[in-house]
């Protein structure tokens, strides 16, 4: 000097002006509400407190506020989350936590030269299903092409013998005779075989040597697999012996089987208070019945309960934001994390505030806005900083 | 703000235990008519919203997203 892993942290700043939202606090007391005192009633007065009015000080969106994809808090639904089927999630181990399908350490398996990263990672030797098209076969294997045996037919070739021929005759020599051995082709029948060949996404452990007619775990030795046993380690899991000759190929994000969790519903929960209005309306169910936070069974409880079709107000109060809170510091723990101590309070809106316009600096701002709250997960996200570590080139 | 639905041919819609996606209307090509419609034959037309992932193989099965839609106040 280059590629690169991991954690962590900003994510426009400054400054005037004029606006929102909230909370404090000051001035006026003019005008309204409430609530208490006094007075014999109407009413009057006085004090307190909100509003209203002016003004001053402080705060005032995220890392994701998002997606609603987990889990909890809270809050209502039977007498309290009642029991049971159904159904749904989830699955290697331990441990963390309010709790999780998240984290954090380990294991095992992939990828990368590394630093590291990825993994819905229980069971296919309990069932049942499922593999489209090609292939001979797609699962109790089978046999298409090939290898291999034996039988038969056929050809070629060599040998033998035997027949005819040529020559007077023999030795010789030649053959569209005929039988008969061997080698080899060939084609077929039955039988072996699963090495090879070819199909296909996958074809019945894998390599090698032995073996055999040819082949085969047929035997052997490694490797895989499975069962057992001993060591280690909390366990997953490693390692190591010895036995099994493979009986046991794949899909569970097909059903399912095994093992653990899971009651619904959601701040539009719920609670209080004001205001209005018209339910003798029309079908329907019905005490073996209806409804009671939604699937069925019970159970317990209530006596109404559901659709139409009309009518009235759509206002305040709380729930609200101090919390499984932050921060720093000790401290146990590899670590998530857990405990003590100190210090701090940082939107709470409801047509719904957190912004507008100027100026000026830089590198010219990206995804994106709170709505009851936390914790996590995902997904978005211009560009910048740090810190740790890994690989390569080069110098020295 | 909470809570459910649905996305397949130019319009509306089928498609389930996972194996190359169709109807019907419309569009083009002929036929038929003098010519047009209507008939009648025929023929193209799909990243099955979009992205990974299981799996040999996804509309179908998981997971993320991305549109659109629909529903929830209180009182008698």
């Nucleotide at each position: 000097g280059g590629a690169g892993u991991c954690a962590g942290c900003c994510g426009g700043g400054c400054a005037a002006u004029c606006g929102c939202u909230g909370u404090u606090g000051a001035a006026a007391c003019a005008g309204g509400a409430u609530u208490g005192a006094u007075u014999u009633u109407c009413g009057a007065u006085c004090a307190a407190u909100c509003c209203c009015u002016u003004u001053g000080g402080c705060a005032g969106a995220g890392g994701a506020a998002a997606g609603u994809c987990c889990g909890g808090g809270c809050u209502c639904c039977a007498u309290a989350c009642g029991g049971g089927c159904a159904g749904g999630g989830c699955g290697c181990c331990a441990g963390g936590u309010a709790a999780u399908u998240c984290c954090u350490g380990g294991g095992c398996g992939g990828c990368g030269u590394g630093a590291g990263c990825c993994g819905a990672c229980g069971g296919a030797a309990a069932g049942u299903g499922c593999a489209a098209c090609a292939g001979a076969a797609a699962g109790u294997a089978u046999a298409c092409c090939g290898c291999c045996a034996c039988g038969c037919g056929c050809c070629u070739g060599a040998g033998a013998a035997u027949a005819g021929g040529g020559u007077c005759a023999g030795a010789c020599c030649c053959u569209u005779u005929u039988u008969u051995u061997c080698a080899g082709g060939u084609a077929u029948u039955u039988g072996g075989u699963a090495a090879g060949g070819g199909u296909g996404a996958a074809a019945u452990g894998g390599u090698g040597c032995g073996g055999u007619a040819a082949g085969a775990g047929c035997g052997c030795a490694c490797c895989g697999c499975g069962u057992g046993g001993c060591u280690g380690g909390u366990a997953a899991c490693a390692g190591u012996c010895a036995c099994g000759g493979c009986a046991u190929g794949g899909c569970a994000a097909a059903c399912c089987c095994c093992g653990c969790c899971c009651g619904g519903a959601g701040c539009a929960a719920g609670g209080c208070c004001a205001a209005a209005u018209a339910g003798a309306g029309g079908g329907g169910c019905g005490a073996u019945a209806a409804u009671g936070u939604g699937g069925c069974c019970c159970g317990c409880a209530u006596u109404g309960c559901c659709c139409c079709c009309g009518g009235g107000u759509a206002g305040g109060c709380u729930g609200c934001u101090g919390g499984a809170g932050g921060u720093g510091u000790a401290u146990g723990g590899u670590g998530a994390c857990g405990u003590g101590c100190a210090c701090c309070c940082a939107a709470g809106a409801u047509g719904a505030a957190u912004g507008a316009u100027u100026g000026u600096c830089c590198u010219g701002g990206a995804c994106a806005g709170a709505a009851c709250c936390c914790g996590g997960c995902u997904u978005a996200c211009a560009g910048g900083c740090u810190g740790a570590c890994u690989c390569c080139c080069u110098u020295u | 703000g909470c809570c459910g639905g649905a996305g397949u041919a130019g319009c509306u819609c089928a498609g389930u235990c996972g194996g190359u996606a169709g109807a019907g209307c419309a569009a083009c090509u002929g036929a038929u008519u003098c010519g047009u419609a209507a008939u009648c034959a025929g023929u193209a037309g799909g990243u099955c919203g979009g992205a990974g992932g299981u799996u040999c193989g996804a509309u179908u099965c998981c997971u993320c997203u991305c549109u659109c839609c629909g529903g929830c106040a209180c009182c008698a």
This is a predicted complex of two RNAs, RNase P RNA and transfer RNA, with 472 nucleotides together. It holds a member of the Rfam family "Bacterial RNase P class A". It is annotated as a ribozyme.